[in-house]
Predicted 3D model of a 96-nucleotide RNA (c-di-GMP-I riboswitch aptamer) from Azospira oryzae.
The model forms 95% of the base pairs in the Rfam consensus.
Its mean pLDDT, the model's own confidence on a scale to 100, is 84.
NCBI's taxonomy places the organism under Bacteria, Pseudomonadati, Pseudomonadota, Rhodocyclales, Azospira.
The sequence is in RNAcentral, with records from Ribocentre.

RNA sequence: CAUUGAUAAAGGCAAACCCGUACGAAAGGCGGGGGCGCAAAGUCACCGGUCUACCGGGCGUCGGCAAGGGCGCUCCAUGACGGCGGGACUGCCAUA
Numbered sequence: 001c002a003u004u005g006a007u008a009a010a011g012g013c014a015a016a017c018c019c020g021u022a023c024g025a026a027a028g029g030c031g032g033g034g035g036c037g038c039a040a041a042g043u044c045a046c047c048g049g050u051c052u053a054c055c056g057g058g059c060g061u062c063g064g065c066a067a068g069g070g071c072g073c074u075c076c077a078u079g080a081c082g083g084c085g086g087g088a089c090u091g092c093c094a095u096a
Stems, first nucleotide, its partner, number of pairs: 004094002012038002017033005023028001036083001042089003046086003049081003056075007
């Protein structure tokens, strides 16, 4: 330097769940506890996938002279998830 990641050593991350939150419409985020797991469970929403639907659209309905409006259903990512798969970039320790 390459390769590899062990029943070894050092260090790291942290699922479910619980608590909190003058973050958010929600999904979700963040902080604390917790520890199932992880050799990229480090970074990037580029491709696919998944979640949500404030706003906006459509339909129905209520009401009404009409319009505005209420309620229900539905569509929609511009919002999220990197611990769903792929891709890109970077990196610690050891090298048995």